[in-house]
Molecule: Fluoride riboswitch aptamer (crcB RNA motif)
Organism: Mizugakiibacter sediminis
RNA sequence: UCGGCGUCGGGAGAUGGCAUGCCUCCCGCCCGCGAGGGCAAACCGCCGACGGCGCGCCCGAUCGGCUGAUGAUGCCUGCACCGCC
Numbered sequence: 001u002c003g004g005c006g007u008c009g010g011g012a013g014a015u016g017g018c019a020u021g022c023c024u025c026c027c028g029c030c031c032g033c034g035a036g037g038g039c040a041a042a043c044c045g046c047c048g049a050c051g052g053c054g055c056g057c058c059c060g061a062u063c064g065g066c067u068g069a070u071g072a073u074g075c076c077u078g079c080a081c082c083g084c085c
Base pairs, nucleotide, nucleotide: 009027010026011025012024013023016076017075018074019073020072022071028039029038030037031036045066046065047064048063049062050060051059052058053056
């Protein structure tokens, strides 16, 4: 210096909130005496058409269509449908 593993902590997982002996992913740089702050990373759904070339189930400031408040589970809130009072 590079890579891997483990631990602690922080962050993320297509629409809100809380919880979890849970799952996956990211964790580098800069400023500051310190507290802390800024940037980056993880993340930003699916199908078809069209366009692109590095021809891959790839890419996209394009067009049309579709599902879901969970990463998963439980609860709450919001929305939609049906039934009852």